[in-house]
């Protein structure tokens, strides 16, 4: 420098041909035990990577940027 791909809870991820977001683990509470775990039952946590645009409405569609990883290129 050219081409991809991903970017959503604290972790690992769905998810939508546009209508304000789920799961598992993890966290806390309570329940149970003599006592811990485990079990059950609830609670809390995200401006959808950071902007701009198109729409009544954008996680989603369009674009600039960054960050990660992957391929090509360069390599005296």
């Nucleotide at each position: 420098g050219c081409c991809g791909a991903u970017g959503u809870a604290g972790c690992u991820c769905a998810g939508u041909a546009g209508a304000u977001a789920g799961a598992g683990c993890a966290a806390c509470u309570g329940u149970u035990u003599c006592g811990u775990a485990a079990u059950c039952a609830g609670u809390a946590g995200g401006u959808c990577g950071c902007g701009a645009g198109u729409u009544u409405g954008a996680u989603u569609c369009u674009u600039g940027c960054c960050a990660u990883c992957g391929g090509c290129a360069c390599c005296a």

The RNA shown here (transfer RNA) has 76 nucleotides and comes from a Bacilli bacterium.
Rfam family: tRNA. By type it is a transfer RNA. About the family: Transfer RNA (tRNA) molecules are approximately 80 nucleotides in length.
RNAcentral holds the sequence, with entries from ENA.
NCBI's taxonomy places the organism under Bacteria, Bacillati, Bacillota, Bacilli.
The coordinates come from a structure-prediction model, not an experiment, and the mean pLDDT is 82.